[in-house]
RNA sequence: AGAGUUUGAUCCUGGCUCAGGAUGAACGCUAGCGGCAGGCUUAACACAUGCAAGUCGAGGGGCAGCAUGUCCAGCAAUGGAUGAUGGCGACCGGCGGAAGGGUGCGUAACGCGUGAGCAACAUGCCCUAUACAGGGAGAUACACCAGGGAAACUUGGUCUAAUAUCCCAUAGCAUUCAUUGAAGGCAUCUUUAAUGAAUUAAAGCUUCGGUGGUAUAGGAUUGGCUCGCGUGACAUUAGCCAGAUGGUGAGGUAACGGCUCACCAUAGCAAUGAUGUCUAGGGGUUUUGAGAGGAAGGCCCCCCACACUGGGACUGAGACACGGCCCAGACUCCUACGGGAGGCAGCAGUGAGGAAUAUUGGACAAUGGAUGGAAAUCUGAUCCAGCCAUGCCGCGUGCAGGAAGACGGCCUUAUGGGUUGUAAACUGCUUUUAUACGGGAGCAAUAAGGGUUACGAGUAAUCCGAUGAGAGUACUGUAUGAAUAAGGAUCGGCUAACUCCGUGCCAGCAGCCGCGGUAAUACGGAGGAUGCAAGCGUUAUCCGGAUUUACUGGGUUUAAAGGGUGCGCAGGCGGAACGACAAGUCAGUGGUGAAAUCUCCUGGCUCAACCAGGAAACUGCCAUUGAUACUAUCGUUCUUGAGUCCAGUUGAAGUAGGCGGAAUGUAGCAUGUAGCGGUGAAAUGCUUAGAUAUGCUACAGAACACCGAUAGCGAAGGCAGCUUACUAAACUGAAACUGACGCUCAUGCACGAAAGCGUGGGGAUCAAACAGGAUUAGAUACCCUGGUAGUCCACGCCCUAAACGAUGAUCACUCGUUGUUGGCAACUAUAUCGUCAGCGACUAAGCGAAAGCAUUAAGUGAUCCACCUGGGGAGUACGAUCGCAAGGUUGAAACUCAAAGGAAUUGACGGGGGCCCGCACAAGCGGUGGAGCAUGUGGUUUAAUUCGAUGAUACGCGAGGAACCUUACCAGGGCUUGACAUACGAUGGAAUGGUUGAGAGAUCAUCCAGCCCUUCGGGGUCGUCGUACAGGUGCUGCAUGGCUGUCGUCAGCUCGUGCUGUGAAGUGUUGGGUUAAGUCCCGCAACGAGCGCAACCCCUGCUAUCUGUUGCCAUCAAGUAAUGUUGGGGACUCAGAUGGAACUGCCGGUGACAAACCGGAGGAAGGUGGGGACGACGUCAAGUCAUCAUGGCCCUUAUGUCCUGGGCUACACACGUGCUACAAUGGCCGGUACAAAGCGCAGCUAAGCCGCGAGGUGGAGCGAAUCGCAAAAAGCCGGUCUCAGUACGGAUUGGAGUCUGAAACUCGACUCCAUGAAGUUGGAAUCGCUAGUAAUCGCAUAUCAGCAUGAUGCGGUGAAUACGUUCCCGGGCCUUGUACACACCGCCCGUCAAG
Repeated sequence: AGAGUUUGAUCCUGGCUCAGGAUGAACGCUAGCGGCAGGCUUAACACAUGCAAGUCGAGGGGCAGCAUGUCCAGCAAUGGAUGAUGGCGACCGGCGGAAGGGUGCGUAACGCGUGAGCAACAUGCCCUAUACAGGGAGAUACACCAGGGAAACUUGGUCUAAUAUCCCAUAGCAUUCAUUGAAGGCAUCUUUAAUGAAUUAAAGCUUCGGUGGUAUAGGAUUGGCUCGCGUGACAUUAGCCAGAUGGUGAGGUAACGGCUCACCAUAGCAAUGAUGUCUAGGGGUUUUGAGAGGAAGGCCCCCCACACUGGGACUGAGACACGGCCCAGACUCCUACGGGAGGCAGCAGUGAGGAAUAUUGGACAAUGGAUGGAAAUCUGAUCCAGCCAUGCCGCGUGCAGGAAGACGGCCUUAUGGGUUGUAAACUGCUUUUAUACGGGAGCAAUAAGGGUUACGAGUAAUCCGAUGAGAGUACUGUAUGAAUAAGGAUCGGCUAACUCCGUGCCAGCAGCCGCGGUAAUACGGAGGAUGCAAGCGUUAUCCGGAUUUACUGGGUUUAAAGGGUGCGCAGGCGGAACGACAAGUCAGUGGUGAAAUCUCCUGGCUCAACCAGGAAACUGCCAUUGAUACUAUCGUUCUUGAGUCCAGUUGAAGUAGGCGGAAUGUAGCAUGUAGCGGUGAAAUGCUUAGAUAUGCUACAGAACACCGAUAGCGAAGGCAGCUUACUAAACUGAAACUGACGCUCAUGCACGAAAGCGUGGGGAUCAAACAGGAUUAGAUACCCUGGUAGUCCACGCCCUAAACGAUGAUCACUCGUUGUUGGCAACUAUAUCGUCAGCGACUAAGCGAAAGCAUUAAGUGAUCCACCUGGGGAGUACGAUCGCAAGGUUGAAACUCAAAGGAAUUGACGGGGGCCCGCACAAGCGGUGGAGCAUGUGGUUUAAUUCGAUGAUACGCGAGGAACCUUACCAGGGCUUGACAUACGAUGGAAUGGUUGAGAGAUCAUCCAGCCCUUCGGGGUCGUCGUACAGGUGCUGCAUGGCUGUCGUCAGCUCGUGCUGUGAAGUGUUGGGUUAAGUCCCGCAACGAGCGCAACCCCUGCUAUCUGUUGCCAUCAAGUAAUGUUGGGGACUCAGAUGGAACUGCCGGUGACAAACCGGAGGAAGGUGGGGACGACGUCAAGUCAUCAUGGCCCUUAUGUCCUGGGCUACACACGUGCUACAAUGGCCGGUACAAAGCGCAGCUAAGCCGCGAGGUGGAGCGAAUCGCAAAAAGCCGGUCUCAGUACGGAUUGGAGUCUGAAACUCGACUCCAUGAAGUUGGAAUCGCUAGUAAUCGCAUAUCAGCAUGAUGCGGUGAAUACGUUCCCGGGCCUUGUACACACCGCCCGUCAAG
C1' cells in the first nucleotide's frame, strides 16, 4: 500500500466481497509447563444453607453460663454456697450500623464532564486556641411477681442505677434585635467599634499519669445549592404550558428559590427544534484509524442512581437508610386458622434462562476499617489458595555427525529416475523440563514490655523483643536418562503452498468470483507442500480498507442528483476611504486539566508479560496582560455596485373592447344528372324523395394563409389578422440626483402547457369513448365511414409534463473568426469601421470517463439556495396535509440480486441506407415432383436385418462392384500363449504328404512314409508344455494426429515501425477512379512487408525445326478380286521432343497529362484465348477412433479366434438420386458412312464351322501406333406403321436355355418363345445450364470368377437466351442504429398452467 467481481475487450460511475487489527467471547479438533491478568454480556428471574457489623466492664445496674479461689457435706466420685477474682449472656448507656461491598432498574437530567460562584449554607470523629464543669430532682430497662398466646411476641404490678433524662445557677470573645460612627464591596449588602435589651452549657471514670465532657472561634476534611459551555435518535412528533412565567407578603429549609401558600399581573418556552415518542447510567478511558473521525463504556478509578415493587417519615453530624422502622402490593414460608415471618443487584452456593462464565475453600500473617486507654474482638473489605488455554507473555518437546541417498509410501516418460530425505537406523554430546531424594526463603514493620540517648515529668530517636494463611511454596543441590511432551488449518484466483486415485451437475464445496455433466491442482481419500504453533480454525460483533456521507476529503448535461418559474421575510454573504473599540483573531503569563492509562527514560521480578520511580503529555476550560492586519460593532465620508430623473428606440409582452376577409359546415333558391366518397385494394356511408359538382343569398362558430426567418418578446408556462384604450418591460444616449439602498433565499406568497373537474353559455371544425366497414389466425389496434364528451367563452378549482439547454441564480476574469436583431458614434454615405445589449455557427487554451463544452462554459475563482449516495421492491404502503373528485405533496420497511448504469471500441445483425458481384433473379433450353423399374435412406419387421454419414455441406455417400469369402451382425458347433508377433525355459523329432473312419464343417481318431548343418559343445527349423504377452471393426471424432467437406477461387486476412487515442483500438486497408481481383493509378500520418489474387506447371488451339516405325503415301515402280500389300519416299496426316507466337505491343477516341476503358488494324488466337491442378487468416467442438496412427477407459476359456448355415437382398409405407417411357423431329425392317480415348497373357481372342440367340467349337495373331476387344451410335438412303393404350411402352409372369463359379433355393447376369401392367407429358413446388456449353448419341475403363440404369473418362451431332439489377438467395466494401457478443435460430415482455 491494495485486490477480486458488470464487458467479446475498454475507460468511467457504482455497489458487493477479501487481505489487517480488536474481544469479558462461544463452538470444533488438539493439548507439556510456568508467570501475570480475567471470568452471568442472558432473567434488576426466584432463592435452600452458612457466613458478610459490631464493639466498649476504664459509663451503669448486675451476673445466666464458663473458669479460678474460698467455705460446707462426703472416704471419694460428686453436690451445695459465695460477684471474691478472671471475665461476661441478656439489659440501660456511648460510638459505629450513611463507610466498606454489589448492581445498572430508572434517568436525555445541572445526571455526568469541564470551568466558575455561594455577600445564600452545613460539617460527628481530627488539629489549634480560649473559657468552664456549682447544686439538685424524678423516672425506667434488666431482675422479681402474676398473666395472655401455637408461635412471633406481649400485658399488669413491685424495686433500682448511670457519661440515660430533667430543673436551678454561672457566661460573653456566642446568637437575635435596636441606635450611632468608620471602612469595604458585587445590586441585595459585608466587616469593624461603642452602647442597651433578650436567650441558651456541662459527666463522669481513674492505677492520679491521664482520659472523657460543655461553650466559642479558627483550620482541615466531607457535603449542599446556583450558573456558563459540552453531552442520543425521530419533524411520518409543531406547537407546549395553569404553580404554568413574574411580583408582593407569609410559611418552610442548614441554606437560595413557586420549594409551599394567599393576593395581583399574563406572562414563559419553541424551527439555534419546544412538546411528545423511542433508546441510554455519565466520565477517566478502551479499540480502530496516518489523522480527522467511528465504535464501545466489561475489569480498575471518580461521580450518579438503586436495594422484592410503590409510598412515607423517624433517629442522627450525616439517611428519607442493601443485611433499620411504618403503610400498601405481588410472591414464598410457618400456623393450633386466631395470627405471624422474609427480601443474596454482599461472599460462596442452588434452580431457571442461555451458545456461554468458577469453590457452599483458608486466614486476619500483611494493608485498611469499627470499637476500645490498651490487650483485643469483629471484618466473604482484603490477602491467599482452588477451577477454566478466556487472553497476554515466557520456556520446552533435543543438539552434532551420519548416503548404500536404506526399507516402506507416493509419483513417473518405468532395465531407470524423482520425492519423503540427513529425515530414520547408527555414533557421539547435553539435561532446560520430568522423576527421585535433600536444603530452603523474602513478605515481619513492630505490639505489650524492657534497655540506652536527648530535654524537666512525658514524648522523640535508637537497640532488644511474641506473631506467616499462602507453604516446605518460590528458589536451589545431587542422581537418572533423549529419557515425559505436536497439533490444527490451508494448497483454483484474490493468497504462501500440486500431483495421483475415487466420484460423474451425483455426493458435495463456497468469503466473492465460482467448482462438479468420465482425464476435477476447487468435491472425498492419499502422498507431498505452505503458513502458524500449545494452539489452530470457524462463528458473532466493532473499526479499517470505504475519499462508499467527502471538515480534512465527493458530486449533480448524458452514470444517482438543479426545485416548473418568479417575488421575497428570517438566515448566510457583501464596494471604497478615515477614525474609534477590542467581541472574534493572535501572543505572553497564572490557575486548573485527580490517580491509573498512553509515550519516553531508568529500575525490580533470570527475560518478557507484569510492576515501580521520574519526565513528558492530557491538543481543553477559566482568568489576566498585551497586539490590532483582517472580520464584526460604532461614527464620519465617497461613487465605481444598485436605483431615480431626462431624451429616444424596440417587440406575436399582458388585459379589455371593436372590426375584417378566406376557408369549412348548414339552410334556401337555381343549373344539372348518376353516381359521389374513400382505399394498398375495398366496403360501411351519401344519392333519382335529385346527391357529388356549379352559381347566388343567408346564418353559425372557430382559427388567422402569404409576410415568416437559421427572426422577435416574455421569469417560466407561453405569445401571431387589423385596430383602440389601459398596463408592464428591456435597450441606447446623456451624466442631473440618492449614496451600498446589494446578491442569494429554507418556510411563505404568486404564476404555472395539455388533459381533467364544477356552474352557466356556445357548439363550425376536429375528435377520446362508442358504432359500423376493412385488415388479420385473432385485431377490443394501425386504415376507412360516422360520432358523444371535449376542443371555444365567463367564473371557480386542479398544480402536473422529456415544465429540457435533461445544464439553479448573481458577480469577476480568460485567444480568435463569422452571420444576424435593436440602438448610438465617426465619415459626404446606401460602402466601411467602432461600441453597448441580445440571438446563432465554428474554433484555441483549459476542462471532461468520453461524447463533447468552450466570453450565452461543462474553463478559472467568489457567495447563496436546491438535490444525490447500488439495482429492484417504489415514488409503492402507512401516517399527515391539500383537493368536489381524479389525484397531488411529503415518503419508508420487510424481502431479494451481484450487479444495475454512462461513454466509447471491435464484430454480428436490421422487413436501415449507398456502391458492386455471382446461372442469384430475369430471358431461354432441358429436367425433377405423376407411372413402372433400379439404387440409397427413413420407418417398420427380424434371431440378425452389422456399423457409420443426417439442412445447405447425409441419402447411385464410405462401397471402384454382400451367392460362399468379403462380414464387422445372428443361431449353432469348437479352441484358450490362442488365427498372428517377439523373447526365455523345458521337452520331442519332425515339418509335410498320403490312406481309412466319424462329423454340417472346423476338427478328432487311425495307419504309412518322413529333418538339415556341425568345430560334436551346439545351432537352425517345426510340434507340445509353461512364463512374459498376443488379440479386440469394443467406447470416447466432445481427449487427438492425419485426411476431408463447406463458406469460396469469395477477395480478402494480417504484421513491423511511425503517428493518433487514458484505453479497448484506430491509421495503413478509408477517399476519387478502375479491375475478374486489397488489380492498378492518384490522393492521404503514414512508410514498408507477409499470406492470399495474378504469373510460374499440365492439357488444348497456330506454326517452325529435328526424328520417321509398328504410323503416313504426293511423286516413281511392282502386284492383287481387293487392301501402303511390296520396293521406295519424308512431301502431307500423324506421332513426340525442342522452339516461336499475344505484350493493351500499334492506331483513334474518352479519361486527371494517370491507371484504365471503348472502337479498329493485323493475326490461328485479343485483352486472365478455352480447360485443369492450385483453396489465405479462419468458421461450423462439421465428418472420420470402421482406411491408418494414437491418449484414456473396458474384455481376456471372451467384447479374442475357427467353422457350418442364415442375415446385410425383409416390406403396409415415406423421401432422395437415377433409368425407361408415354411416341410420328417417332417405332420397326433393309442398306450404307464417319470417331476419340482406353484395355489385353490365369488375358484380348481373329478367320472358319454349329446354334434363331445367349453361346459353343476352333485355333491364327498379339505382352500390342504391328494382333484383338471393335459393331461406334445418333446420321444418311429406301420401305412400312397413321394417332390407337397402338407395330408406342416395356413391367410382371409362365416355359425353355446359356455362361461364370465347389455351389446361382434364399440371392447372379444374359438369351429365346409366350405374356403385355402402369403410363397419353405430370399439383403445390423445385433443379441444372451462358458455347463446342445445354440437349442428344454411342464408346471405353476401374472394381471384377460372374454381376453396372451407378462412377470415372472419351469422342459424334449441336442449340436458344441475357432488356436489365426492382425483387428472391449468397457474398464483398463504406456508412448508420442496437438493450445483440452462445452474436436475430440473439435478447426480451405479458398472460395462462403446474410446482